[in-house]
The RNA shown here (transfer RNA) has 73 nucleotides and comes from Chitinophaga silvatica. The sequence is in RNAcentral, with records from Rfam. It matches the Rfam family "tRNA". Rfam describes the family as follows. Transfer RNA (tRNA) molecules are approximately 80 nucleotides in length.

C1' cells in the first nucleotide's frame, strides 16, 4: 500500500433471496431438595457492525466506510 477473510442474544455458533431470525451455554422464574447443587420445565435477551444500492422481497446479492485476523510487499 494491496490481496483474502470475518462481524447474527451476554458467550460459542446456525440459518437454500420466500413468509414471526433459530439452537447450546448463561442469567431469571417454577418443579425438584431442610438448603446448595445436579436434573426437569418455561420465559426473557435481536437496530443481523455502519450507510447506501439490487430486487416483488435482503442476514443471504453488489459498493463504500468502521473494527478484528490472515497473506504479501
Nucleotide at each position: 500500500u494491496g490481496g483474502c477473510u470475518u462481524a447474527u442474544a451476554g458467550c460459542u455458533c446456525a440459518a437454500u433471496g420466500g413468509u414471526u431470525a433459530g439452537a447450546g451455554c448463561a442469567c431469571c422464574u417454577g418443579c425438584c431438595u431442610u438448603a446448595u447443587a445436579c436434573g426437569c420445565a418455561g420465559u426473557c435477551g435481536g437496530u443481523u457492525a455502519u450507510c447506501g444500492g439490487u430486487u416483488c422481497a435482503a442476514c443471504u446479492c453488489c459498493g463504500a466506510u468502521u473494527a478484528g485476523g490472515c497473506c504479501a510487499a